[in-house]
RNA sequence: GCCAUCUUAGCUCAGUAGGUAGAGCACUCCCAUGGUAAGGGAGAGGUCGGCGGUUCAAUUCCGCCAGAUGGCU
Numbered sequence: 001g002c003c004a005u006c007u008u009a010g011c012u013c014a015g016u017a018g019g020u021a022g023a024g025c026a027c028u029c030c031c032a033u034g035g036u037a038a039g040g041g042a043g044a045g046g047u048c049g050g051c052g053g054u055u056c057a058a059u060u061c062c063g064c065c066a067g068a069u070g071g072c073u
Stems, first nucleotide, its partner, number of pairs: 001072007010025004019056001027043005049065005
């Protein structure tokens, strides 16, 4: 330098042939216990990497940029 894949909650990751964004762990509160852990219930937490384009509508499609990983040279 070229190519491919990826970027979504604090962490690890789903997701949708475009139409309200989810799980597990972690966190907060409650239940339960003599107490702790485990367990059960409820809750909070996201400008879906950035900027543009297409569309009535974009996390999803397209382009550019940035970053990560792998391959080739």
Annotation:
Predicted 3D model of a 73-nucleotide RNA (transfer RNA) from Candidatus Paceibacter sp. It matches the Rfam family "tRNA". By type it is a transfer RNA. The prediction has a mean pLDDT of 81.